[in-house]
RNA sequence: GGGCCUGUGGUGGAAUCUGGUAACACACCUGUCUUGCGAACAGGAGACUGCCGGUUCGAGUCCGGCCAGGUCCA
Numbered sequence: 001g002g003g004c005c006u007g008u009g010g011u012g013g014a015a016u017c018u019g020g021u022a023a024c025a026c027a028c029c030u031g032u033c034u035u036g037c038g039a040a041c042a043g044g045a046g047a048c049u050g051c052c053g054g055u056u057c058g059a060g061u062c063c064g065g066c067c068a069g070g071u072c073c074a
Stems, first nucleotide, its partner, number of pairs: 001073007010026003020057001028044005050066005
């Protein structure tokens, strides 16, 4: 220098193929229960998806550029 893969809440991770306002689990907060803690049960908050543009009525998803990590080639 070139090819490919990955980047999404605090963590893991789905949704990408088929564009339609982002699941699930753990963690966290509140309540019930308990002498208390934990567990269990009920509820809640939390990411506009690595960054900047483009296409579109609408983008995590498609297109371009860039950044970071991994891997292969040179």

Predicted 3D model of a 74-nucleotide RNA (transfer RNA) from a Thermoplasmata archaeon.
Its Rfam family is "tRNA". Rfam classes the family as a transfer RNA.
The source organism's lineage runs through Archaea, Methanobacteriati, Thermoplasmatota and Thermoplasmata.
The sequence is in RNAcentral, with records from ENA.